[in-house]
């Protein structure tokens, strides 16, 4: 330089051929609990790399781009 394959909460992922308010674990914040903690147990806060196109509807399909990885020359 070509291709190819990934990109989702601070991490760890799920979302079967486009269709229910993107689920969940763990973290973090608030309360119980506790002499203090720590562990439990409720609540509760955060995500679809970016910008466009199709579509009644896109995390999913095009398209350029950013990044990261392989593979070739």
């Nucleotide at each position: 330089g070509u291709a190819u394959u990934u990109g989702u909460a601070g991490c760890u992922u799920a979302a079967u051929g486009g269709g229910a308010u993107a689920g969940a674990g763990u973290a973090g914040u608030a309360g119980a609990c506790u002499a203090c903690g720590a562990a439990u147990c409720u609540a509760u806060u955060g995500a679809u790399g970016a910008a466009a196109g199709u579509u009644c509807a896109a995390g999913u399909c095009u398209u350029u781009c950013c990044a990261a990885a392989u593979a070739u020359a």